[in-house]
RNA sequence: GGGCCUGUGGUGUAACGGCAGCACGGUUCCUUGCCAAGGUACAGGUGAGGGUUCGAAUCCCUUCAGGUCCA
Numbered sequence: 001g002g003g004c005c006u007g008u009g010g011u012g013u014a015a016c017g018g019c020a021g022c023a024c025g026g027u028u029c030c031u032u033g034c035c036a037a038g039g040u041a042c043a044g045g046u047g048a049g050g051g052u053u054c055g056a057a058u059c060c061c062u063u064c065a066g067g068u069c070c071a
Stems, first nucleotide, its partner, number of pairs: 001070007010024004018054001026042002029039002047063005
């Protein structure tokens, strides 16, 4: 330098172009004499920029980061 893959809450992981879910973790409340366990509710996310589309996490372009292969 070139090809390919990956990027989603704090962590892990889903999501035919049509409501962004699940688990763990966090907070609140209930329960208890206290803790743990259990239950309720809540907060928290699509690497960045642009394009296509009625509608984009998803498709296209550029870019960033990581991985891998070739040179």
A computed fold for a 71-nucleotide RNA from Candidatus Sulfotelmatobacter sp., annotated as transfer RNA. Rfam family: tRNA. The family's RNA type in Rfam is transfer RNA. Rfam links the family to the GO term triplet codon-amino acid adaptor activity. The sequence is in RNAcentral, with records from ENA and MGnify. The prediction has a mean pLDDT of 81. NCBI's taxonomy places the organism under Bacteria, Pseudomonadati, Terriglobia, Terriglobales, Candidatus Sulfotelmatobacter. RNAcentral records the identical sequence in 2 taxa.